Notes: Predicted 3D model of a 106-nucleotide RNA (SAM riboswitch aptamer (S box leader)) from Anoxybacillus sp. B7M1. The prediction has a mean pLDDT of 85.
RNA sequence: GUCUUAUCAAGAGUGAACGAGAGAUCGGGCUCAAUGACUUCACAGCAACCUGCGCUUGACGCAAGGUGCUCCUACCCGCAAAGCGCUUCGCUUUGAAUGAUAAGGA
Numbered sequence: 001g002u003c004u005u006a007u008c009a010a011g012a013g014u015g016a017a018c019g020a021g022a023g024a025u026c027g028g029g030c031u032c033a034a035u036g037a038c039u040u041c042a043c044a045g046c047a048a049c050c051u052g053c054g055c056u057u058g059a060c061g062c063a064a065g066g067u068g069c070u071c072c073u074a075c076c077c078g079c080a081a082a083g084c085g086c087u088u089c090g091c092u093u094u095g096a097a098u099g100a101u102a103a104g105g106a
Stems, first nucleotide, its partner, number of pairs: 002105007013043005021032003026078004044070003049066002051063004055058001074098001079095007
């Protein structure tokens, strides 16, 4: 890199370094950013997929070793279907696609 399965509206930030864009990609909107974003490092925290332990063996509890995560729902929309309205349009819901993370496989 690829395949399978699960999850993605909850939760959790300070300091230092750097110095210009960043929020995956493209378009539109919105947001963050020289009162220093993004990124990196340190520390702290959140969560509980794997893991360990327990027994009442499950929609269980405890711990936190391996990951992950710590602006905005995966920031929102885009594609499809259904419904609704004041019907060249807009709104709502569901699904898909893409992506992220975990665990496992070839």

Of the family's consensus pairs, 97% are formed in the model. The sequence is in RNAcentral, with records from Rfam and Ribocentre. Taxonomically the source falls in Anoxybacillus (Bacteria, Bacillota, Bacilli, Caryophanales).